[in-house]
């Protein structure tokens, strides 16, 4: 270090899970490419613990 298809952020300090890229719908162009706007995608590696309340803290497992 493990969180969207991909790169990662959020974690030290517990209270709505975000960003760029990709996908897809639209606008713009004769057409693609660019550009703009907008949508959808995560039971946050897996099991417990603590807690009112865990992506976050603590133990343990896996790659």
């Nucleotide at each position: 270090a493990g969180u969207a298809g991909c790169u990662c952020a959020g974690c030290c300090a517990g209270a709505u899970a975000g960003a760029g890229c990709a996908a897809c719908g639209g606008a713009u162009u004769u057409c693609u490419a660019a550009u703009c706007c907008g949508u959808a995608g995560g039971c946050c590696a897996c099991a417990g613990g603590u807690u009112c309340a865990a992506a976050u803290c603590c133990u343990g497992u896996c790659g």